[in-house]
């Protein structure tokens, strides 16, 4: 220098172009217990990496940029 893939909650990950972007773990509150853990119930938490474009409608499609991983030279 060229190419591929990834980027979504504190962490690990889902999500056919169309309902409110969800799950597990973590956090918070409660139940249970003499108490703690475990278990159960409830609940908080999101500028979907950034900027544009297409579309009636974009996490999803297109372009550029940034970061990371890998391959080629």
């Nucleotide at each position: 220098g060229g190419g591929a893939c990834u980027u979504u909650a504190g962490c690990u990950c889902a999500a056919c172009g169309g309902u409110c972007a969800g799950a597990g773990c973590a956090g918070c509150g409660g139940a249970c217990u003499c108490a703690u853990a475990a278990u159960c119930c409830g609940u908080u938490g999101g500028u979907u990496g950034c900027a544009g474009g297409u579309u009636c409608g974009a996490g999803u499609c297109c372009u550029g940029c940034a970061a990371g991983u890998c391959c080629c030279a």